[in-house]
């Protein structure tokens, strides 16, 4: 310098052919227990990396940028 992959909740990850953004773990509270853990109930959750474009409608399609990783030189 060129190319490829990935970026979504505090964490790990889903989301069919564009059509209401979800699960598990975790946080907080309560129950259970002599007590703790475990278990059960409730609760907390997002500018989908950033900025534009296409569309009635974008996590999804297009462009540029950015962060991390990988490959080639």
């Nucleotide at each position: 310098a060129g190319g490829c992959u990935u970026g979504u909740a505090g964490u790990u990850c889903a989301a069919g052919u564009g059509g209401u953004a979800g699960a598990a773990c975790g946080u907080a509270c309560c129950g259970c227990u002599c007590a703790u853990a475990a278990c059960g109930g409730u609760u907390u959750a997002g500018u989908u990396g950033u900025a534009g474009g296409u569309u009635c409608g974008a996590g999804u399609c297009c462009u540029a940028c950015u962060a991390a990783g990988c490959c080639u030189a």